Model confidence (mean pLDDT): 84 of 100.
SAM riboswitch aptamer (S box leader) from Dendrosporobacter quercicolus, 105 nucleotides, folded computationally.
RNA sequence: CUCUUAUCUAGAGAGGUCGAGGGACUGGCCCGAUGACGCCCGGCAACCGGCAGUAAUGUAGUGGUGCCAAAUCCAGCAGGAUUGUUACAUCCUGAGAGAUGAGAG
Numbered sequence: 001c002u003c004u005u006a007u008c009u010a011g012a013g014a015g016g017u018c019g020a021g022g023g024a025c026u027g028g029c030c031c032g033a034u035g036a037c038g039c040c041c042g043g044c045a046a047c048c049g050g051c052a053g054u055a056a057u058g059u060a061g062u063g064g065u066g067c068c069a070a071a072u073c074c075a076g077c078a079g080g081a082u083u084g085u086u087a088c089a090u091c092c093u094g095a096g097a098g099a100u101g102a103g104a105g
Base pairs, nucleotide, nucleotide: 001105002104003103004102005101006100007099008098013041015040016039017038021031022030023029025076026075027074028073042068043067044066047064048063050059051058052057072097077094078093079092080091081090082089
C1' cells in the first nucleotide's frame, strides 16, 4: 500500500506545556489568543490478548491498539417520501469515501 471482515447517534479533565492554526478530501458549517491543534499527565471504552466457560457468554483492565467539540459535525453518489412541480427544501434507505480493530497478501 492492497484485500477480507466488524464497528462508527453511548463514553472520556474548569490539569500542565506549546503557541496558530484545526475539524481526512471538496463544499458548507464550526472550533481557536477567554489559547485551539500537537505533546505530557489524566480519563473513556473494551477490538485483540488475559481469565472463566464445550459454546453462547461473562469478567478484570496490569498487556497490544484505539478514542476523549459537534452522529464519521453535515452534505458530496443512487433510490424513495412530503411540499411542489424546470427548481429549491426537509426526511428516509442504501452505496461510496473515511476512521479504528482483527486477519491475509
The source organism's lineage runs through Bacteria, Bacillati, Negativicutes, Selenomonadales and Dendrosporobacter. Rfam family: SAM riboswitch aptamer (S box leader). Gene Ontology term of the family: regulation of gene expression. The sequence is in RNAcentral, with records from Rfam.